[in-house]
RNA sequence: GAUAAGGGCAAAACCAGAGAAAUCUGGUGACGCAAAGCCACGGGUCCCUACUGGACAGCCGGGCUGCCGAA
Repeated sequence: GAUAAGGGCAAAACCAGAGAAAUCUGGUGACGCAAAGCCACGGGUCCCUACUGGACAGCCGGGCUGCCGAA
């Protein structure tokens, strides 16, 4: 961060499974994404069997790493 190149990821929905739930995994599918790669450190939101518990990184901030190379 470009009307570039090679590519990458995958929203919602549906099917199957796990879970108490939030949600997650696989398949189909593409709303979008220059880190929509990874990390739960801070804020925030969500669940709860209310625990020194759990979820969301595609909510914001931060950290680490990565492809290309025009202006």
This is a predicted structure of a 71-nucleotide RNA (c-di-GMP-I riboswitch aptamer) from a marine sediment metagenome.
It matches the Rfam family "c-di-GMP-I riboswitch aptamer". Its family is annotated with cyclic-di-GMP binding in the Gene Ontology. From the family's description: GEMM was predicted in a large-scale screen for bacterial structured RNA regulatory elements.
The coordinates come from a structure-prediction model, not an experiment, and the mean pLDDT is 88.